[in-house]
Model confidence (mean pLDDT): 82 of 100. This is a predicted structure of a 110-nucleotide RNA (SAM riboswitch aptamer (S box leader)) from Gracilibacillus sp. YIM 98692. It was read from a public genome assembly, where an Rfam model found it. The source organism's lineage runs through Bacteria, Bacillati, Caryophanales, Bacillaceae and Gracilibacillus.
RNA sequence: UUCUUAUCUAGAGAGGCGGAGGGACUGACCCUGAGAGGCCUCGGCAACCAGCAUUGUCGAAAUGCCCGGUGCCAAUUUCAGAGGGUAUAUAACGUAUCCGAAGAUGAGAA
Numbered sequence: 001u002u003c004u005u006a007u008c009u010a011g012a013g014a015g016g017c018g019g020a021g022g023g024a025c026u027g028a029c030c031c032u033g034a035g036a037g038g039c040c041u042c043g044g045c046a047a048c049c050a051g052c053a054u055u056g057u058c059g060a061a062a063u064g065c066c067c068g069g070u071g072c073c074a075a076u077u078u079c080a081g082a083g084g085g086u087a088u089a090u091a092a093c094g095u096a097u098c099c100g101a102a103g104a105u106g107a108g109a110a
Stems, first nucleotide, its partner, number of pairs: 001110008013042005021031003025081004043073003048069002051065005077102001083099006
């Protein structure tokens, strides 16, 4: 990097360095010199993987814990976004919702 698969309306910030942008992309809308993104330290959240315990078991699995591996700690993935289904409405444009697309993260594979 590509493929497969699961999840994405919950949750969780202080200090230091630094000095101008950032929120993937497009549009919107936001955050930001009362200091952005980034890096470091400490702290936290969560429970994908691992581990441990209990239940169950041919096997699977469920629940709990959390010292390990990741991840995450403004706003629902900030909102909408190719294409399609359903309901509803109009002369026409629409509105709501679901699938999906795109993206993020984990696990597995190449």